[in-house]
Context: one part of a larger RNA
RNA sequence: GGAUGAACGCUGGCGGCGUGCCUAACACAUGCAAGUCGAGCGGAGUUAUGAGAGGUGCUUGCACCACUUUUAACUUAGCGGCGGACGGGUGAGUAACACGUGAGUAACCUGCCCUUGAGUGGGGAAUAACACCGAGAAAUCGGUGCUAAUACCGCAUAAUAUCACUGGACCGCAUGAUCCGGUGAUCAAAGGAUUUAUUCGCUUGAGGAUGGACUCGCGUCCGAUUAGUUAGUUGGUGAGGUAACGGCCCACCAAGACAUCGAUCGGUAGCCGAACUGAGCCUACGGGAGGCAGCAGUGGGGAAUAUUGGGCAAUGGGCGAAAGCCUGACCCAGCAACGCCGCGUGAAGGAUGAAGGUCUUCGGAUUGUAAACUUCUUUGAUCAGGGACGAAACAAAUGACGGUACCUGAAGAACAAGCCACGGCUAACUACGUGCCAGCAGCCGCGGUAAUACGUAGGUGGCGAGCGUUAUCC
Numbered sequence: 001g002g003a004u005g006a007a008c009g010c011u012g013g014c015g016g017c018g019u020g021c022c023u024a025a026c027a028c029a030u031g032c033a034a035g036u037c038g039a040g041c042g043g044a045g046u047u048a049u050g051a052g053a054g055g056u057g058c059u060u061g062c063a064c065c066a067c068u069u070u071u072a073a074c075u076u077a078g079c080g081g082c083g084g085a086c087g088g089g090u091g092a093g094u095a096a097c098a099c100g101u102g103a104g105u106a107a108c109c110u111g112c113c114c115u116u117g118a119g120u121g122g123g124g125a126a127u128a129a130c131a132c133c134g135a136g137a138a139a140u141c142g143g144u145g146c147u148a149a150u151a152c153c154g155c156a157u158a159a160u161a162u163c164a165c166u167g168g169a170c171c172g173c174a175u176g177a178u179c180c181g182g183u184g185a186u187c188a189a190a191g192g193a194u195u196u197a198u199u200c201g202c203u204u205g206a207g208g209a210u211g212g213a214c215u216c217g218c219g220u221c222c223g224a225u226u227a228g229u230u231a232g233u234u235g236g237u238g239a240g241g242u243a244a245c246g247g248c249c250c251a252c253c254a255a256g257a258c259a260u261c262g263a264u265c266g267g268u269a270g271c272c273g274a275a276c277u278g279a280g281c282c283u284a285c286g287g288g289a290g291g292c293a294g295c296a297g298u299g300g301g302g303a304a305u306a307u308u309g310g311g312c313a314a315u316g317g318g319c320g321a322a323a324g325c326c327u328g329a330c331c332c333a334g335c336a337a338c339g340c341c342g343c344g345u346g347a348a349g350g351a352u353g354a355a356g357g358u359c360u361u362c363g364g365a366u367u368g369u370a371a372a373c374u375u376c377u378u379u380g381a382u383c384a385g386g387g388a389c390g391a392a393a394c395a396a397a398u399g400a401c402g403g404u405a406c407c408u409g410a411a412g413a414a415c416a417a418g419c420c421a422c423g424g425c426u427a428a429c430u431a432c433g434u435g436c437c438a439g440c441a442g443c444c445g446c447g448g449u450a451a452u453a454c455g456u457a458g459g460u461g462g463c464g465a466g467c468g469u470u471a472u473c474c
Base pairs, nucleotide, nucleotide: 001474002473003472004471006470007469008468009467010466013343014342015341016340017339018338019336020335021301026299027298028297030296031295032294035082036081037080040079041078043076044075045074046073047072048071050069051068052067054065055064056063057062058061099219100218101217102216103215104214105213108212109211113208114207115206116205117204118203119202120201121155123153124152130145131144132143133142134141135140161186162185163184164183165182166181167180168179169178171176191200192199193198221267222266223265228258229257230256233255234254235253236252237251238250240248281288282287307333309332310331311330315329316327317326318325319324346376347375348374349373356367357366358365359364380415382410383409384408385407386406390401418463419462420461421460422459423444424443425442429458430457431456432455433454439446440445
C1' cells in the first nucleotide's frame, strides 16, 4: 500500500447489486420444509338423480320425512404404484485411489428417457381396510372372520436371452474377446380409460443416452527427539459371495509382503454418505417417543452475524392421461453502511472584505465569497394523478413482488455532514493551560515553566455517509 463473511468507537440522507454464526458438529419450544395417482383396487362418507315399498299433512294427488337400491360427481383412512437415495444444510471425522488429473474394464451395473424387434394365454391362494372381541397410561399391539387388485404364487408360450456340450470364421492385450451356426435344458407379463378409434401401461431382447461402481500411472501437509512394520499378513489351489475383478470371505498349501526414494507411528486437515452410545424428554414405573449442521425462531457461547414474512406469478423438481396437487428448492419482500457502485445535502452572483471567533509587532492578518443578501434550479425527499415489462405455454385466463419501477404535475433551498490528523517518516501551525504531573505514542521519541508531540481553542490538511481503531491475510 491492498484486502476481509469482520468487530468496536464517533457520526449517519437515499438508491441499485451483493453479502450476513468465522465461535459450541452445543442443546432445542412451535409452525412449515415430500408427496402424489380414484384412468390400479375394495370399502366408507357427502351431494344429486331414477325406481320400490312405508309414514304424516291434507286442497285425494301434491308436498314433506326416514329406509333400500341404480347411476353420476366429489372427498378420502387402507391396499397398490412411483417418488421419499433428488433438491436443501454442514465441514465433525477422514492423510485415503478421499480428492485432482490422465487412462482402463477383453471384469461391470443403470429406474424414469430415446430408437427398435417380439409378446401380453389361462388359473390359484391369501391379506389390510372393515366387523366383532381383547391388552395397554401412552406409544401402539394381539386374536377370530369376510374381501379386491397393475399386491403375491404356480402352469403354458420362448428367442437375437441365460447355461451346458459341440463345429467353424476372425481378432488379439496374458487370462482370452467377438461373430455365425447345431443340439439340449431353463426363465415372462397386468391390466385401466374410453371419442370403438385409439391411448396409458405391463413382459422380454438389442442398441443409445445418462448416472454410477471398480482398477491403475502421476500429484497430494508436518514430525526421525517416531526405524523397523505386517499373520488374512504376501502369494497359490479350490469352494462361497458380488453387478463385476479381487483375501472380499473361508478351507488347505507355501513363506512371503512393505521400508531411509522414509514403511510403521504420532500430529494436523478438504468433499460426499450412513449409523451408534451416554446424557436429556414423557410415564399410571411395566414401558415408550424423538434427533433444526432444511426455512424461520429460542436458549447458550461469543467482539460479532437477520423475519417464528409473502408467493408458487416465473425457473426447476416429484406424482398424474390431463386438469391439477405438493415444493422454506426457488422467486420476492423485511432487518444491518457489512461490502461495492452511483446520487444528493444546492447553483450563479455577492466586499461593506459585515458581525462574531482566533492571532497580533496593535498597523493589521485570518476565518472569507465564507455568511447575510439577490436571482435561479428541484436530482432525491413530500403530496397528487396515471401506471408496467416480467406471461407464454392453441385461444382465453393466470403477477407474490406491487399500485413497485417508471411517467406527469404542485410548492419551496426548502428536509439531508461527519470523522481523523497537523514533531519527522507524512499533506497540514499558532495561542493558552499544564509543568517527567496529567497524559501521548506505529517507530524514533514528547512532557521536569516559553511543549508546532499532552488537553482545549482558532486555523489548516486528508477523506467523506462515512472516518478512525483493533484483529487477520498478502
The prediction has a mean pLDDT of 80.
This is a predicted structure of a 474-nucleotide part of an RNA (small-subunit ribosomal RNA, 5' domain) from an Oscillospiraceae bacterium.
It was read from a public genome assembly.
The organism belongs to Oscillospiraceae, within Bacteria.